[in-house]
Molecule: Bacterial RNase P class A
Organism: Actinomycetota bacterium
RNA sequence: GGAGCCGGCCGGGUGAUCGCGGCUCGGACUACGAGUCGAGGAAAGUCCGGACUCCCAAGGGCAGGACGCUGGGGAAAUCCCAGGCGGGGCGACCCGCGGAAAGUGCCACAGAAACAAACCGCCUCCGACCUCGGUCGGCGGUAAGGGUGAAAAGGUGAGGUAAGAGCUCACCAGCGCCUCGGGUGACCGGGGCGGCUAGGCAAACCCCGUUCGGAGCAAGGCCACGCAGGAGGUUGGGCUGCCCGCCCGCUUCGGCGAUCGGCAUGCCGGUCGAAGCACCUCCGGGUAGGCCGCUACAGGUGGACGGAAACGUCCGUCGCAGAUAGAUGGUCACCGCCGUCUUCGGACGGUACAGAAUCCGGCUUACAGGCCGGCUCCACAC
Numbered sequence: 001g002g003a004g005c006c007g008g009c010c011g012g013g014u015g016a017u018c019g020c021g022g023c024u025c026g027g028a029c030u031a032c033g034a035g036u037c038g039a040g041g042a043a044a045g046u047c048c049g050g051a052c053u054c055c056c057a058a059g060g061g062c063a064g065g066a067c068g069c070u071g072g073g074g075a076a077a078u079c080c081c082a083g084g085c086g087g088g089g090c091g092a093c094c095c096g097c098g099g100a101a102a103g104u105g106c107c108a109c110a111g112a113a114a115c116a117a118a119c120c121g122c123c124u125c126c127g128a129c130c131u132c133g134g135u136c137g138g139c140g141g142u143a144a145g146g147g148u149g150a151a152a153a154g155g156u157g158a159g160g161u162a163a164g165a166g167c168u169c170a171c172c173a174g175c176g177c178c179u180c181g182g183g184u185g186a187c188c189g190g191g192g193c194g195g196c197u198a199g200g201c202a203a204a205c206c207c208c209g210u211u212c213g214g215a216g217c218a219a220g221g222c223c224a225c226g227c228a229g230g231a232g233g234u235u236g237g238g239c240u241g242c243c244c245g246c247c248c249g250c251u252u253c254g255g256c257g258a259u260c261g262g263c264a265u266g267c268c269g270g271u272c273g274a275a276g277c278a279c280c281u282c283c284g285g286g287u288a289g290g291c292c293g294c295u296a297c298a299g300g301u302g303g304a305c306g307g308a309a310a311c312g313u314c315c316g317u318c319g320c321a322g323a324u325a326g327a328u329g330g331u332c333a334c335c336g337c338c339g340u341c342u343u344c345g346g347a348c349g350g351u352a353c354a355g356a357a358u359c360c361g362g363c364u365u366a367c368a369g370g371c372c373g374g375c376u377c378c379a380c381a382c
Stems, first nucleotide, its partner, number of pairs: 001378010012335007020038007040353001044364002047362005052216004064212005069083005084097005098207002103205002105201003119146002121142003125138005154172006173197001175194008220292004229283006236248004249277008260269004297319001299318008336351006
């Protein structure tokens, strides 16, 4: 100098001005004024786990779901740390994780065949032909060779055979059993024996082990206008103490349009008829609406101690959104960053992903641009 790997962090700043929501204080307590606080690293996806709330629940089983190397951490987890084994990379480092020798199923294309396989080839034997070298056909043997494929039934060599073959032997790889040593353990290292060898997929069914009630803050609780409902008490004024009746008053509905008045010209006042009358108290349910839940915590941060780490313990310190159709914003100026143009003075344009809704721990996904730390490989120079 170049190419990379891992971890952590920021993700616009300052000022002016106009606004919005919460809290505190003042105040005439819905106004107004002052002070103060007011989105994120993912607030997102809602994938996993919990707190909290309500409902359900004798015990056991079946079915179903989730998870799956070992040790530790953690409230728990498909989480974190460390380790083991396997795979990839020259390396820093990254990815994966029960069982395929219980059984079933599947394995594209190609290929005879995708698991215990004869397509070509090789070989004994039999038959036919024959130029006596062979050719053709048949019963069989054969996984050494060819070919197909991502994958073809351990590898190399020797013996052996008609040809072959773990058929036998040596070495190597792998598996099982026994045993010794190390490790808490997964596992690692050594020795002996054995038969020779067993393809892949469990995010296919399945087997083994562990584990699992349901719904979710629109959970759930409290107050409760009006209307409707239920119970009770008095029942417009007068004739007459009560009922009926009559008169007067009021409300609603319907008819009329002769007369008088009004205008908007068919309605009102009016007039005729019918029905009815008002008020108070209590009750439970509950709509609109309001309040609680609601934000203080498995909390942030600094230090000490324990630990290899995740993390834990102790002490100090901080208070850090709580809206309810949803506040957290708009404008202007200057600066920062990026892009284009440039007469090098500057001009123009842009400034990510996104955005609380009960809270917390994780995972995953999105993200313009930038900063810091550690490490690896290559080249060159000293």